[in-house]
RNA sequence: CGCGAGAAAGGCAAAUCCGUCGCGAGGCGGGGGCGCAAAGCCACGGACCUCUUAGUAAGAGACAGCCGGGCUACCGAAU
Repeated sequence: CGCGAGAAAGGCAAAUCCGUCGCGAGGCGGGGGCGCAAAGCCACGGACCUCUUAGUAAGAGACAGCCGGGCUACCGAAU
C1' cells in the first nucleotide's frame, strides 16, 4: 500500500412512530434497529424521484444506505 477476522475499542442507523420544516421528492430532532469496514465527507457522471414551464424537451430541486468516481479514516488476524 492492498486487504477484511468467529478479533478488540468503538461508530453509524433501515423500515417505521412522534414532532417540525418544505408545493413536493425529502430534510432536521427524538424513539427505533434492518443492516453497514467507510452506511464518514463531496451532487462530478449516471439511474430513480419531485416541482415548474412546456410539448415529447428544458430548467430548478431531492437523493451519498442505487451504481460509478474523488477526498479522508480506527484496528491488525489470514493473505